[in-house]
RNA sequence: AGAGUCUGAUCCUGGCUCAGAGCGAACGCUGGCGGCAGGCUUAACACAUGCAAGUCGAACGAGAAGUCGGCCUUCGGGCCGGCGGACAGUGGCGCACGGGUGAGUAACGCGUGGGAACCUGCCCAUGAGUGGGGAAAAACGAUCGGAAACGAUCGCUAAUUCCGCAUACGCCCUACGGGGAAAGGCUUCGGCCGCUCAUGGAUGGGCCCGCGUCCGAUUAGCUGGUUGGUGGGGUAAUGGCUCACCAAGGCGACGAUCGGUAGCUGGUCUGAGAGGACGAUCAGCCACAUUGGGACUGAGACACGGCCCAGACUCCUACGGGAGGCAGCAGUGGGGAAUAUUGGACAAUGGGCGAAAGCCUGAUCCAGCCAUGCCGCGUGAGUGAUCUGAAGGCCUUAGGGUUGUAAAGCUCUUUCGGCGGGGAAGAUGAUGACGGUACCCGCAGAAGAAGCCCCGGCUAACUCCGUGCCAGCAGCCGCGGUAAUACGGAGGGGGCUAGCGUUGCUCGGAAUCACUGGGCGUAAAGCGAGCGUAGGCGGCCGCGCAAGUCGGGGGUGAAAGCCCGGGGCUCAACCCCGGAACUGCCCUCGAAACUGCGUGGCUAGAGGCCGGGAGAGGAGAGUGGAAUUCCCAGUGGAGAGGUGAAAUUCGCAGAUAUUGGGAGGAACACCGGUGGCGAAAGCGGCUCUCUGGAACGGUUCUGACGCUGAGGCUCGAAAGCGUGGGGAGCAAACAGGAUUAGAUACCCUGGUAGUCCACGCCGUAAACGAUGGGUGCUAGAUGUCGGGGGGUUAUCUCCGGUGUCGCAGCUAACGCAUUAAGCACCCCGCCUGGGGAAGUACGGUCGCAAGACUAAAACUCAAAGGAAUUGACGGGGGCCCGCACAAGCGGUGGAGCAUGUGGUUUAAUUCGAAGCAACGCGCAGAACCUUACCAGCCCUUGACAUGCAAGGUCGCGGGUUCCGGAGACGGGCCCUUCAGCUUGGCUGGACCUUGCACAGGUGUUGCAUGGCUGUCGUCAGCUCGUGUCGUGAGAUGUUGGGUUAAGUCCCGCAACGAGCGCAACCCCUGUCCUCAAUUGCCAGCGGUCCGGCCGGGCACCUUGAGGAAACCGCCGGUGACAAGCCGGAGGAAGGGGGGGAUGACGUCAAGUCCUCAUGGCCCUUACGGGCUGGGCUACACACGUGCUACAAUGGCGUCCACAAUGAGAAGCAAUGGGGCGACCCGGAGCAAAUCUUCAAAAGACGUCUCAGUUCGGAUUGCACUCUGCAACUCGAGUGCAUGAAGUUGGAAUCGCUAGUAAUCGCGGAUCAGCAUGCCGCGGUGAAUACGUUCCCGGGCCUUGUACACACCGCCCGUCACACCAUGGGAGUUGGCUUUACCCGAAAUCGGUGCGCUAACCGCAAGGAGGCAGCCGGCUACGGUAAGGUCAGCGACUGGGGUGAAGUCGUAACAAGGUAGCCGUAGGGGAACCUGCGGCUG
Repeated sequence: AGAGUCUGAUCCUGGCUCAGAGCGAACGCUGGCGGCAGGCUUAACACAUGCAAGUCGAACGAGAAGUCGGCCUUCGGGCCGGCGGACAGUGGCGCACGGGUGAGUAACGCGUGGGAACCUGCCCAUGAGUGGGGAAAAACGAUCGGAAACGAUCGCUAAUUCCGCAUACGCCCUACGGGGAAAGGCUUCGGCCGCUCAUGGAUGGGCCCGCGUCCGAUUAGCUGGUUGGUGGGGUAAUGGCUCACCAAGGCGACGAUCGGUAGCUGGUCUGAGAGGACGAUCAGCCACAUUGGGACUGAGACACGGCCCAGACUCCUACGGGAGGCAGCAGUGGGGAAUAUUGGACAAUGGGCGAAAGCCUGAUCCAGCCAUGCCGCGUGAGUGAUCUGAAGGCCUUAGGGUUGUAAAGCUCUUUCGGCGGGGAAGAUGAUGACGGUACCCGCAGAAGAAGCCCCGGCUAACUCCGUGCCAGCAGCCGCGGUAAUACGGAGGGGGCUAGCGUUGCUCGGAAUCACUGGGCGUAAAGCGAGCGUAGGCGGCCGCGCAAGUCGGGGGUGAAAGCCCGGGGCUCAACCCCGGAACUGCCCUCGAAACUGCGUGGCUAGAGGCCGGGAGAGGAGAGUGGAAUUCCCAGUGGAGAGGUGAAAUUCGCAGAUAUUGGGAGGAACACCGGUGGCGAAAGCGGCUCUCUGGAACGGUUCUGACGCUGAGGCUCGAAAGCGUGGGGAGCAAACAGGAUUAGAUACCCUGGUAGUCCACGCCGUAAACGAUGGGUGCUAGAUGUCGGGGGGUUAUCUCCGGUGUCGCAGCUAACGCAUUAAGCACCCCGCCUGGGGAAGUACGGUCGCAAGACUAAAACUCAAAGGAAUUGACGGGGGCCCGCACAAGCGGUGGAGCAUGUGGUUUAAUUCGAAGCAACGCGCAGAACCUUACCAGCCCUUGACAUGCAAGGUCGCGGGUUCCGGAGACGGGCCCUUCAGCUUGGCUGGACCUUGCACAGGUGUUGCAUGGCUGUCGUCAGCUCGUGUCGUGAGAUGUUGGGUUAAGUCCCGCAACGAGCGCAACCCCUGUCCUCAAUUGCCAGCGGUCCGGCCGGGCACCUUGAGGAAACCGCCGGUGACAAGCCGGAGGAAGGGGGGGAUGACGUCAAGUCCUCAUGGCCCUUACGGGCUGGGCUACACACGUGCUACAAUGGCGUCCACAAUGAGAAGCAAUGGGGCGACCCGGAGCAAAUCUUCAAAAGACGUCUCAGUUCGGAUUGCACUCUGCAACUCGAGUGCAUGAAGUUGGAAUCGCUAGUAAUCGCGGAUCAGCAUGCCGCGGUGAAUACGUUCCCGGGCCUUGUACACACCGCCCGUCACACCAUGGGAGUUGGCUUUACCCGAAAUCGGUGCGCUAACCGCAAGGAGGCAGCCGGCUACGGUAAGGUCAGCGACUGGGGUGAAGUCGUAACAAGGUAGCCGUAGGGGAACCUGCGGCUG
C1' cells in the first nucleotide's frame, strides 16, 4: 500500500466481498510447563446454608460457670465474702465508610471552568470554661398474655443517660426589654483521655451558573406553580422549594414538547491523522438495594445486611397471627453459546471501636478452577547416503522421482517435568495465610511432552484415487453433469504453533456522509419559475472600541493509562521512579493587520432622472378577410367518398362538382427568420385604451441603499374537476367497415365529452440547455437582432442580446469552451448516497374529486449504470458481386420400378451420417464370406504377438473313397521324416501340454485427442513490425477518389513497409516450330495374295519431349498526362483464351474412436474366439436421389457409316460352329500404340397415324442360361406368354450462360456373379441474360442497438403453481402514557387536645411543657371514565419478491415492423391502445 467481482474487450461511476488489528468471548479439533492478568456481557430472575459490622468494663448497673476463704450440711450440696468475668442490658462511637450492581436517568446526571447564600462528627490551631443540684427508665424482680414472634402491668436502680440553676470575654437573635453551655473516667498523682462555648483551618458535603454531552420533524408547537413580583412559611443555605395575593408571562426551527435508546468520565479498540466504535477489569462521579411511598435517628441517610405503610412473591403457624429480602463473599436453581471454590489468613496494606492489650473486617492478601488473554520456555543437539539415498508410503513416461539427513546408526546435552537435599525476601522489635513456595544443589534418562488450518483466483502451497449438477464445497468470483489442483480420501506441500480454525461484534481498508477529503449536462443528484422573511456573505478612504484573532504571564486540566528516559523480577509480559503530554477551560497584561461593532466621508456596486428608439411582453374593448361546415336558390345528372386494396358512408327524395346569397364558430396563410419579447409556463391578423420589463445615449441626483434566500407568498403547458354559456372544424370514449390466427390497435366512415368564453379549482410534464442565482477573470473567427459613434457609403467601431466554429483549460468519454461543463469567491437547493421493492405503504398537509406534496421498511440481487470500442444484426442507408432473381432450356413434385432414409415390424432387421453441409452418404458392388446383428452349438494363454518356468514330442508338412457331427471340432489310417556336438534326452530350433505374465474387444467417450474431411468459399479477405493518435479497449495502415474477377492496380492520405491469401509459377486443352519414329502414319517410288501387307520413307496424321506464341505490345477514343476501360488492326487464340490442381486467419465443441493411430473408462470361460443357420433384402406408410415412360422431334423394321477414354492372364478373346436367345463348344492372338474388348448410339430410309395404341413396360406364369460349395429366404440374364400404373404431373422446388444445357452411346473401378449408382470418354448440339426493384448468399463503407451463446438475439405484462416477507382489515390481547374524578395506608405538617402526664414554676390548688386521641391538608397503592401511542395475533383481502425447462400474446431494444418517451384522461385478458400538450434521450 491494495485486490476480486458488471464487459467480447475498455475507461468511468458504483455497490458487494477479501487481505489487517482488536475482544470480558463462545464453539470444533488438539493440549507439556511457568509468570502476569482476567473470568454471568443473558433473568436488576428466584434463592437453601455459612460468613460479610462491630467495639469500648479506662462511661454504668447487674452478674452465670469456675475458683479462693469462711460458715452450715439430711454429705447430694447450700449460704456469705473475694477473685473472676460469660450472656444480655444502659450509655458512647461506628453502622451514611468499605463491598455490590447499572435497573432507572438525555438530567446541572456527568465532564470542564467558574460562582455565593451554606453545613461539616472524628482531626489541627487559638481563646475561655468544666460550679452546684435534681429526675427517670432498661437490665433485674413479681404477676400475667401468646403456638410463635413478641409483649402487658406493678416495683427497684447506676452512669460520660435525661432535666433545671449558676457563670459566659468572645457568640446568636433583637420590636434593645432580652436569650443560650458542660461529664466525667483512669492514674505510677507527674498526668493522660474526655466534656462545653467560641474563632480559624483542614477534610468531606449541599446549592447555583457558562460550555460540552445519542437518534427521530412521518414528534411543531409546549407550559397553570406555569414565568415574574410582593409578603409569609420552610431549609444548613439561595430559590416558585411551598403558600396567599398581583401581573401575564416563560420555552421553541440555534429544534421546545413528545417518542426511542443510554449510567457519565478518565479511558479502551481502531485509524497516518481527522475521525469512528465502545465505556469489562483499574480509577473519579452518579443512581439503585424485592416493587412503590414515607419519614425517624444522626455531623452526615430518606439509610444494601435500620424503621413504618402499601403491593407481589416465598416460608412458619396451634389459623388467632408472624417471618423474609445475596445488585456483599462463596454456593443453588433458572435463563443462556457462555463465565470459577459453599477454600486459607488477618502475616501484610487499609478500615471500625478501644488509653491500650486487643477484638471485628468474604475490604484485602493468598491459594483453588479455566489455554480466556498476554509473555517466556520446552518437546532435543551434532553427525549421518555405500556406486548417493534403507524399508514402507505416494507418484511414474516403468527409466525413475519424492517423503529425505528425515529415519536407523554413532557422538553429546539435560532446560521443563520426575526423584532426593537445602531453603528465603516479603517483618523497622514480635507476628508469615501464601509455603517446604520462589530460588539453589545433586541424581536418572532422549528419556514424559504436537497439533490445527489451508493448498482454483484473491492468497503462500499439486498430484493420484473415489464421486459424476449426486454427495457435497463456498468470504466474493464461483466449483461438481466420467480424467475435478475447487467435493471426499491419500501422498506431498504451505502457514501458524500449545495452540489452530470457525462464528459473532468493533474500527480499518471505505475519499462508500468526503472538516482534513466527494459530487449534481448524459452515471444517483439543480426546487417548473419568480418575489421575498429569517439567516449567511458583502465596495473604497479615515478615526475609535477590542467581541473574534494573535502574543506574554498565571490558575486548572486527579491518579492510573498512552509516549520518552531510567530502574526491578535470569528475559519478557508485569511492576516501580522521573519527565513529557493531556491539543481544553478560566483569569490577567498587551497588539490592532484582518473580521466585527460605533462614527465620519467617497462613488467604481446598486438605484433614480432626462432623451429618442425596438419588440407575437400582459389585460380589456372593437374590427377584417381567406377557408371548413351547415342552410336557401340556380346549373347539372350518376356517381361521390375513401384505401395498399376495399368496405362501412353519402347520392335520382338529385349527392360530388359549380354559381349566387345567408348563418355560425374557431384559427389567423403569405410576411416568418438557429428573428423578437417574457422569470418560467408561454406569446403571432388589424385598431384603440390601460400597463410591466429590458437595451442604448446623457453623466443630472441618492450614497453601499448590495448578492443569495430555509420557511412563506405568487405565477405555473396540456389533460382533468365545478357552475353557466358556446359548439364550425377536430376528436378520447363509443359504433360500424376493413386488416388479422385473433385485432378490445395501427387504416377507413361516423361520433360524444373535450377543445372555445366567463368565474372558481387542480399544481403536475422529457415544466430540458435533462446545466440554480450573483460577481470578477481567462485567444479569437464568423452570422444575426436592438441602440450609439466615425466614415470617402467598400465599411470600421462601442454597448446589450441571440447563434455557429474554435485556443488554453476542463471532462470517464461524449463534449463544454467570454451565453463554460475553464479559473475563483458568496449564497441557496441544498441535492444525492448500489439495483429492485418504490416515488409505493403507513402517518401528516392540501384538494370537490382525480390526485399532489412529504416519504420508509421487511424482503431480495452481485449487480444496476454512464461514455466510448470491436463485432454481429436491422422489415436502416449507399456502393458492388454470384445461374441470386429475371430471361430461357430441361427437370423434380403425379405413375411404375431402382436405391437411400424415417417409421413400423422383428430373435436380429449391426452401426454411423441429420437443414444448407444426413438421405444412389461410409458401401468402388450383404446369397456363404463380408458381418460388426440374432438363435443355437463349441473354445478359454485363446484365431494373433512377445517372454518366463516345468514336462513332453522331434518336428513340420501332405494324403485319405475312414468314423461321429449341421459345422467348428474330435478321432482313425497312410506318406514323410531337423541341426550342432563335449554324445549326456546336453544345447539350438520347431511343435504339443500345463502354469504365469499377457493377448483380444467394430465395447464407451469425435464433448479427452492425432490424422483426415465437409462447410462458409476461389468468397477477397485475414494479419504483423515500426511510427502516429487515444487514459484505454482500440484506431491508423486496410478509410477516401477511380479501377478490377481480385486488399487487382493507380492517385490521394500519418503513415511506411511486410506476411498469409488474389494473381503468376504446375497440369490438360487450342496454333505453329524443332527433335524423335515402333506397335503409329503413307505424300511420292517400288513390290503385292490388294490388307500400309512388304521394301522404303518420317512429309502428313498421330504419339511425346522441347520450344515459340498474348503483353492492352500497336492504332484510335475515353479517363486525370494514372490505373484502367471501349473500339480496331494483326493473330490459331485478345483483354484472365477454355478447363483443372491449388482452399488465407478462422467458423460450425460440424463429421469420423466402425479406415488408421491414440488418452481415460469398461469386459476377461466373455463385451474375446470358432462354427452352422438366420438377419442387414422385413412393409400399412412418409421423404430424398434416380431410372423408364406417358409417345410421332416417337415406336418398330431395314440400311449401313463415323469416336474417344480405358481395360485385359484365375484375364480380354478374334475367326469358326451350335442355340430364337441368354449362352455353349472350341480357340488364333495378346502381359498389348502390335492381339482382344470393338458392336458405338443418336443417324438415314420405310412403316405405324393418336389409340392406353405397334406407346409404356411393371407384375405374373412357364421354360431356360451363367456365376458360384450353394441362387428357398435373397443374384443377374434369356425366350415365350402376361401386359399394371401412366395421356406432361397441386402447392412447391432443382440444374444450367457454350462445345454449356439437352440428347446419344462407350469405357473403367469394385467384382466369382450382380450397376438405373459412381468415376471417366467421346458423338450430336441449342435457347436466353432487358436489367439489379424483389427472393437467397456474400464483399466494402456508413448508421442505430437494451444484441456479444451475437435476431434462431434480447425482452414486457396478465394468468396458473410453490415459497417468503409485507400493507389494509371486523376485531382481539398486552405495554407505555395523558386528563378528570373516586378511595385514601404509613408518615410529616397545621388545628384541636375536657383523656394521660417524672424533672421546671408553685406552700397547695394548679400552671408551663409534653403525649395519646380526634379533625384537616398533602399523598403511594387501588378504582371509574375518556383519550394518545407502540406492539402481538386476526377470517378475508392488496400488491411485492423469488423460483432449469407452464399458458396467452409481442409492448420495448435496429425506422423493433404504428419512432420512442413524459404528464394527464378514457378504454382494454395482458403487455398496452387512443386523445391533448410536451421532449429528442

Predicted 3D model of a 1481-nucleotide RNA (small-subunit ribosomal RNA) from Chondrilla caribensis. The RNAcentral record of the sequence draws on SILVA. Lineage of the source: Eukaryota > Opisthokonta > Metazoa > Chondrillidae > Chondrilla. The coordinates come from a structure-prediction model, not an experiment, and the mean pLDDT is 86.